Order: sequence, then structure tokens, then C1' cells
RNA sequence: GCGGAGGGCCAGAUGGCCGCGUGGGGGCGACCCCGCGAGGAAAGUCCGGACUCCACAAGGCAACGGUGCCGGGUAACGCCCGGGCGGGGAAACCCGACGGAAAGCGCCACAGAGAAAAGUCUGCCUUCGUUUCGGCGGAGGUGAGGGUGAAACGGUGGGGUAAGAGCCCACCGCCCGUCUGGCAACAGAGGGGGCACGGCAAGCCCCACCGGGAGCAAUGCCAAAUAGGGAUCGCACAUGGGCAGCCUUGGCCCUGCGGUCCGGGUCGGCAGCUUGAGCCCGCGGGCAACCGCGGGACCAGAGGAAUGGUCAUCGGCCACGGGGAAACCCGCGGUUACAGAAUCCGGCUUACAGGCCCUCCGCGCAU
Repeated sequence: GCGGAGGGCCAGAUGGCCGCGUGGGGGCGACCCCGCGAGGAAAGUCCGGACUCCACAAGGCAACGGUGCCGGGUAACGCCCGGGCGGGGAAACCCGACGGAAAGCGCCACAGAGAAAAGUCUGCCUUCGUUUCGGCGGAGGUGAGGGUGAAACGGUGGGGUAAGAGCCCACCGCCCGUCUGGCAACAGAGGGGGCACGGCAAGCCCCACCGGGAGCAAUGCCAAAUAGGGAUCGCACAUGGGCAGCCUUGGCCCUGCGGUCCGGGUCGGCAGCUUGAGCCCGCGGGCAACCGCGGGACCAGAGGAAUGGUCAUCGGCCACGGGGAAACCCGCGGUUACAGAAUCCGGCUUACAGGCCCUCCGCGCAU
């Protein structure tokens, strides 16, 4: 200098003017002053919780859903850290739905004879028949060679055999004990067994563990107009109905009109609401995730929902022109992302102009 791997960070700055939300203060008032006012993802709403209401004796079982190597972290997790195993890369490093296929069921496209307690299509061997002596046909053996396939009932080599075959042997693989190391996943060593066990569990299933439901539009409080409900008081008996065996008069009740009070819901208002499993700094423990101790600051709380616009100067980046050996300088123009709180917190995932820092791997050159 070039190429690559891992991790962390920033997300323009300052000022003027005009605005917005909120808290405090001042003014009789119009209004004025001061403070505060988005993010690393506020996003997707995919996991895990806090909190609230509803349901529920406790425990077990079943069903349903989820998780799935081991150890640790955490309030918890499907997250994070460390490790193991498998895969990729020359390496730094990266990726993995990574329990069980000897509990059972099911499936394995196309091709192929055959896809799982298999099988002769071609071939090889034995034997019988036949022959125009090239072969052809029947019966049996074989699964070694060829061929098909993602996969063919352990692999390679040797022995053996009529030809073959774990039929026998060596090595590799596999299975079952033992020992050693490790908390464990697992690794290593040595022994035994000819091998019994093809693949798929992201098909059912089995095993272990976890899981009540709904969500801040949760939930609680205050509470208007209008309409309707209830209680009570006053007035009236005009209308409609009722009360006595019938009629008349008079009365009472419901109804009606007016007043007062009560209660429910709606509009609206308040609480929940932001001091927190939180943040910053230091020290200590731990490989790390993280934990402990001490100190410090208060860091949006709106809610049909504010956090904005514009100008100037200085930056960053890109292109062009000029100067310069180069680093770089000057001029002019363009550009300056993704996005935006809505109860809060821990994660994951996704989006992002441009830039900075640290560590590591490899190559080239110089010394």
C1' cells in the first nucleotide's frame, strides 16, 4: 500500500427570525419571561416480562400451543455469554429447528429389476435341453461388476469360492461394556461383537421442560346539555283509566302540569403516566454475558396527539474547473440518510446519506 474478518460509535454545529406542546413565574387583561421537549432504531408488533381487570381451593392427569446439544447469565425469554459437535473458509472468522428413526404408524417424486424384514434388468457361475456350433431356452446359485437414483441393505484391500458373499482376515466405520479427562455436552484410550440399526420427526408420534384469558381503547374516579328512569312536594280532577251492589254529588289513586332531590349511561375531564429489573462515572468480582458496592444527574409525557420552518456562517461527502511533484489548496455547483414517542421495560428482526475508532487475518514492497 492492497484485499478481507470481527466489534464499537456519531447521526451535522452555532446564531438570528417566525411558530408548536408542556411546567413554573409575572400581569386586571391582550400578553410577557424562564426551563424542558424523539430514536438508534421511537419502526415491525415477532418473543419475554412489569402492571391492571376477569376467571380459578390445592395437586395430578388429559387436550392444545411452545421450546429442544451442554453449562452459565437474567425478573423472564424463542435473548445473551462461554463451551461441545457438525458444516464452510488458506486464515482472521462465519453458519447450524443441534433431543429421539433398535416404541409405533406413515412417506421416499422421476428414473430404476428393486426404495426396506427388497431384488436378477444386464452380467457371472452350475446344470439340463436344443443347435445350422455363432448361440438359444429351462431350472438353480449369486447381489461381487455394470446400469438407475438424492439414497440400493457398511467401505477399501486381500484371502476364499463353481461364481460370489463379513463367508474369513486387516484397516476404517458402526454397536456394546470398561477406563481416563471434563460439572456437563463430549473427547481420548483400550477391550469385545461380523454388523443386528437406509433417509425423513420443518408428517404423525415419543421424551423432557414451560404455558389460565384479555389488554392502558387495561382499569378506577368526577361528571353536562337533551331524552328517559326513580323518590318526594305542590296544584288540578279538564282528558284517559281505576276504587263502592246500583244511581247522583263529593272524594281518592294512576295519569297530567310545575318544583326539588337521587341514580345509570354518553360528550367531556382527572388518575393510571412516567423515578426506572432505568441512565452516567469510579472501584471490585467474573474468560464473558453479567453481578456487587460507592458517588452523581433527573432525562418528553403529549393525547386526535407538540417536538417545526426559514436565513446566515462553519462542517462532512460527491462531481467539475484551476494550481501543485505530491500531500493538499482555491473556485463553483449539488447533496447531507432511515425514520418519528403514545403505559413502561428486556430482546430479536428490518431500514439507514455519509463518516470515525479499535482489534485481528492474508498478500506485496522497503529496512

The prediction has a mean pLDDT of 79. This is a predicted structure of a 367-nucleotide RNA (Bacterial RNase P class A) from Marimonas arenosa. The source organism's lineage runs through Bacteria, Pseudomonadota, Alphaproteobacteria, Paracoccaceae and Marimonas. It matches the Rfam family "Bacterial RNase P class A". The family's RNA type in Rfam is ribozyme.